About this RNA: Predicted 3D model of a 74-nucleotide RNA (transfer RNA) from an Opitutales bacterium. Taxonomically the source falls in Opitutales (Bacteria, Pseudomonadati, Verrucomicrobiota, Opitutia). It matches the Rfam family "tRNA". Rfam classes the family as a transfer RNA. Model confidence (mean pLDDT): 83 of 100.

[in-house]
RNA sequence: UGCAGGGUGGAGCAGCUCGGUAGCUCGUCAGGCUCAUAACCUGAAGGUCUUAGGUUCAAAUCCUAACCCUGCAC
Numbered sequence: 001u002g003c004a005g006g007g008u009g010g011a012g013c014a015g016c017u018c019g020g021u022a023g024c025u026c027g028u029c030a031g032g033c034u035c036a037u038a039a040c041c042u043g044a045a046g047g048u049c050u051u052a053g054g055u056u057c058a059a060a061u062c063c064u065a066a067c068c069c070u071g072c073a074c
Base pairs, nucleotide, nucleotide: 001073002072003071004070005069006068007067010026011025012024013023020057028044029043030042031041032040050066051065052064053063054062
């Protein structure tokens, strides 16, 4: 320098291909159960999706640029 993949609650990942208002597991908090803890059951909080533009009635999703991470090539 070029190419490919990735960036989504505290952690790990879906959702993107095919645009319609973001979900799963773990964790945290509260309650239940228990003599009690763990396990188990129920519920809640926590993200508006790396950043900035564009297209659209509507963008995590499409387009452009930039930043960061990983790999390959030189």